[in-house]
About this RNA: The part of an RNA shown here (large-subunit ribosomal RNA, domain III) has 387 nucleotides and comes from a Steroidobacteraceae bacterium. The full RNA is in RNAcentral, with records from ENA. Taxonomically the source falls in Steroidobacteraceae (Bacteria, Pseudomonadati, Pseudomonadota, Gammaproteobacteria). The coordinates come from a structure-prediction model, not an experiment, and the mean pLDDT is 82. Rfam family: Bacterial large subunit ribosomal RNA. Its family is annotated with structural constituent of ribosome and ribosome in the Gene Ontology.
Context: one part of a larger RNA
RNA sequence: GAGUAACGUUAAAACGGGUGAAAAACCCGUUCGCCGAAAACCCAAGGUUUCCUGCUCAACGUUAAUCGGAGCAGGGUGAGUCGGCACCUAAGGCGAGGCCGAAAGGCGUAGUCGAUGGAAAGCAGGUCAACAUUCCUGCACCAGGUGCUGCUGCGAUGGGGUGACGGAGAAGGCUAGAUCAGCCGGGAUCGGAUUGCCCGGUUCAAGCGUGUAGGAAGGAUCUCCAGGUAAAUCCGGAGGUCCGUUAAUUCCGAGGCGUGACGACGAGGUCCUAUUGGACCGAAGUGAUUGAUGCCCAGCUCCCGGGAAAAGCCUCUAAGCUUCAGGCAGCAACUGGCCGUACCGUAAACCGACACUGGUGGGUGAGGAGAAUAUCCUAAGGCGCUU
Repeated sequence: GAGUAACGUUAAAACGGGUGAAAAACCCGUUCGCCGAAAACCCAAGGUUUCCUGCUCAACGUUAAUCGGAGCAGGGUGAGUCGGCACCUAAGGCGAGGCCGAAAGGCGUAGUCGAUGGAAAGCAGGUCAACAUUCCUGCACCAGGUGCUGCUGCGAUGGGGUGACGGAGAAGGCUAGAUCAGCCGGGAUCGGAUUGCCCGGUUCAAGCGUGUAGGAAGGAUCUCCAGGUAAAUCCGGAGGUCCGUUAAUUCCGAGGCGUGACGACGAGGUCCUAUUGGACCGAAGUGAUUGAUGCCCAGCUCCCGGGAAAAGCCUCUAAGCUUCAGGCAGCAACUGGCCGUACCGUAAACCGACACUGGUGGGUGAGGAGAAUAUCCUAAGGCGCUU
């Protein structure tokens, strides 16, 4: 220079009360303003205690601070079913032997790892200052071994099936959601009025039963066979008989309805306390319209560029075992390990030296107008961006 520029998107504040040494900024209240495909909510990654409570204000906070993601202390993350491991494999990695290479090492078989994929099973309500599909209440489900009962050819690392998959397009049936009406409770207005007006509520899952809209394959049985590296009653091939082709038989299959629920929740009310909360009671709880990008659908139709694997599951036999063991069905009680779980998560907590106008994958995403997730105004919810 200079007490100058600046104090980080121009979304915005005002008043009353409280606390306090002190209040524009903290807490409570009443208005006002901003976002609302987000500036709301739930996950993943990453962070790693930042979460909650009490105390504190030196430093940190672009100002003050009684406040804080700051300092100090205490507390907080509860699982058979959510996610991972004790299962499986993909790209890819490693790799016994092996091949190659002055050495280091490179490649690679059998294998063994490796999720972003496959594979058993949980919902609703309540609750703490802080966690909850984990705790509690209610109602469920799965797997395993054991016991009992009944029936019975069981047996794999091997065979077969299934698992098992592309893109585009179209239609139908539904549901979530939304809207309106009805119903319930409350209120205002009024000379009167059972109409009308205003405000709030009108909610509820998995599971179990039923098996619908719809979709797919003809089905059963007998005989034979150089195929499936051995075997096979399984798969495949050939032939016969019966049923069916107006369909039968079987499988898949949303939603609805019933149950779950004589329950929970529920506007509001009563009592206690009055800083704030706690206890108890508890009305109505229906219908119509609209309607998805969600479900039926891994479906259907069309197309060519022809669209993972393995475990698991079902089935078949081999060795073997066949009064056993084993298998199937029903019932019962029992068992169910380890790790994660707080909090932020379009952000002041992640990546950007900062409480930085930047960057950051997935899901939900209401109303009016609208083709719309555009745009404007709003709901729930969240904020007014630390002079």